[in-house]
Parts: sequence; C1' cells; structure tokens
RNA sequence: CAAACAACGGUAGGAGAGGCCCUGUAUUAUAUAGAGGGAGCCGAAGGGGAAAAAGACAUAGCCUUUGAUGCUGGGUCUUGAAACUCUCAGGCAAAAGGACUACCGUAUGUAA
Repeated sequence: CAAACAACGGUAGGAGAGGCCCUGUAUUAUAUAGAGGGAGCCGAAGGGGAAAAAGACAUAGCCUUUGAUGCUGGGUCUUGAAACUCUCAGGCAAAAGGACUACCGUAUGUAA
C1' cells in the first nucleotide's frame, strides 16, 4: 500500500399475525380524538434457554505390580449454536420498524 473479515454509513429487496371486542368522555356529531378494560394471535429489532462435545470436582464398583494409576457407571458445576425454542420486550391496515441478502462507500479495528 492492496485485498479479506468485522464495525459504521448509504441504496435496493425483505415475512408473519384481528383496521378485534366492550365501556365511558370530549367535540366541529351517524364522524373524529383520546381514556379504561378484555381476550386472541405473530416472531425476523433486542433479550432469555440449552444438545452433542470438552473440562473440573467429588463419589461407587472393578482390576492391580498398592501406584491413588487405569477402566466403567452415574452425580454436581463451568464452557457450549441457531433461522430451534420462550414470547420478557416488540409487533398484528398503511406508515414506521424489521433478522437477513446484495451492491457501494469510509479506512475505525483485526494489524505487524
């Protein structure tokens, strides 16, 4: 210095699920605004969970050259992923948001 990955920014695409029901209030009055209550539903902001496996600790049995070494079994704890799962948060017309994907950019980090 360049590329790559990550981060950040931009552009494009981007699913799911009731414009639910009830009660009152206000007013410009068959509508609008807001308040309270009630169930139902979705998973792709974010967040939580832990499988195999690995490690540590103690323990039971067996073997044995008695070395606390080896083998076997289960127990506790730790690490341990997702688009799985939970539905806390969020969402259920449009808008907004939206995991993720692609492209472009910056030159912040990995990084000497």
Molecule: Glycine riboswitch aptamer
Organism: Chloroflexota bacterium